[in-house]
Context: one part of a larger RNA
RNA sequence: CUGGGCGUAAAGCGCACGUAGGCGGCUUUGUAAGUAAGAGGUGAAAGCCUGGUGCUCAACACCAGAACUGCCUUUUAGACUGCAUCGCUUGAAUCCAGGAGAGGUGAGUGGAAUUCCGAGUGUAGAGGUGAAAUUCGUAGAUAUUCGGAAGAACACCAGUGGCGAAGGCGGCUCACUGGACUGGUAUUGACGCUGAGGUGCGAAAGCGUGGGGAGCAAACAGGAUUAGAUACCCUGGUAGUCCACGCCGUAAACGAUGAUAACUAGCUGUCGGGGUUCAUAGAACUUCGGUGGCGCAGCUAACGCAUUAAGUUAUCCGCCUGGGGAGUACGGCCGCAAGGUUAAAACUC
Numbered sequence: 001c002u003g004g005g006c007g008u009a010a011a012g013c014g015c016a017c018g019u020a021g022g023c024g025g026c027u028u029u030g031u032a033a034g035u036a037a038g039a040g041g042u043g044a045a046a047g048c049c050u051g052g053u054g055c056u057c058a059a060c061a062c063c064a065g066a067a068c069u070g071c072c073u074u075u076u077a078g079a080c081u082g083c084a085u086c087g088c089u090u091g092a093a094u095c096c097a098g099g100a101g102a103g104g105u106g107a108g109u110g111g112a113a114u115u116c117c118g119a120g121u122g123u124a125g126a127g128g129u130g131a132a133a134u135u136c137g138u139a140g141a142u143a144u145u146c147g148g149a150a151g152a153a154c155a156c157c158a159g160u161g162g163c164g165a166a167g168g169c170g171g172c173u174c175a176c177u178g179g180a181c182u183g184g185u186a187u188u189g190a191c192g193c194u195g196a197g198g199u200g201c202g203a204a205a206g207c208g209u210g211g212g213g214a215g216c217a218a219a220c221a222g223g224a225u226u227a228g229a230u231a232c233c234c235u236g237g238u239a240g241u242c243c244a245c246g247c248c249g250u251a252a253a254c255g256a257u258g259a260u261a262a263c264u265a266g267c268u269g270u271c272g273g274g275g276u277u278c279a280u281a282g283a284a285c286u287u288c289g290g291u292g293g294c295g296c297a298g299c300u301a302a303c304g305c306a307u308u309a310a311g312u313u314a315u316c317c318g319c320c321u322g323g324g325g326a327g328u329a330c331g332g333c334c335g336c337a338a339g340g341u342u343a344a345a346a347c348u349c
Stems, first nucleotide, its partner, number of pairs: 004320003007303002012317001014201004021194003025088002029084003033081002035077008049065006091191001092188003095184004103177007110154001114150008125136002162169002206247006215241002220236004258316006266294013298305002322349003331342004
C1' cells in the first nucleotide's frame, strides 16, 4: 500500500455555489493509448529460494536450476475503459398551463397590551413576598374614565401544518423577486454527479459610526434569606435588546446521521397537486411530491433504524486512530478589538 470505521463509543466541514480533479446513460463505426495473449531481447555477478556436492557436522564454500514479479521491440485480438465519430431519449435542463406557501427585500398601515404625560372621579393606602423590607403615596398614589405621546412585539387562527441550502421565517396591504410541486402528443440531446483549493450566506452575544429607547434586562445599587450569600427571591437600574451601514464567523449551527443515484413487505395520519369511477354534498380507487407514527426482511454492541434507512449497492468529498497535556503553545493567515482558523511536542497515566 491493501485493510477498519464516522446516530449515541474517536470521527460528517454550520450551509450552499463552484475551479482543478475523480466518476459518469443507451447505441453505430473507426482507432489501438489502457487491457489481454503469443514471440524475441534485456533484467551483470553475488545474495534469496530449490536440488545436489565438498570441508568429520554446521556455519561456510562450490555446481546446477528456478526466480529476478520489471522494461523494450514486435505480432494478434477488439469485449471493456479511453479517444474520434453516426445517432437515441429514459438522466439533466428549457418551454407552456396551473394551483400552494411565516421563502427573500423595500414601502405603507392596524388593533390589543405596556409605560409615560395632561385632565376628571375618588381616599389612604398601594406594591411586593414563603413571610417581609427596600420602593411609591395626603405635594393625592393604587383603582377607574377620557385625551395624547412613544417604542417594541404581533393573542386567537396555529397544526410532529407550511416555506427555505442552512442560519432561519408568523398582524394586514402593495411593489419587486428566488425556489419547489403538478400536468403536457412541446424543445435541446448526456448538456450529468461530486467537489481539494476558492467564493458567498451564516442564530445569539460582541465591536465601530450615527439614530432610537416603551418593556425587559448582564453590570451595578439597595432590601431580604443565610453561619456566610459576591446567588436563588424582591425594589430599582446602565450597556444591550430596536433601526441604518460596516465588522465578527462562532453554537448541543443537532436528525449529534455529507451529497447524488438505484433497488428492497406493508398499515396508518397529515400537507400540496393530478387522474379514473360512482356522482347530491361528496365518496371510493389510483398516481406524483413533502411531512409524521407503527412495523417485516435486513442491519446494529445494544438502544434503535427500517422506501425520509442506521438495509443492499455505486461515485465523489470531509473526518477518526487511547485519556490528559490541548483545540493549548509557537509560527502563518484573518480581525478595530474580543478573538477566530490552521495546529504540535515534552511530560504523564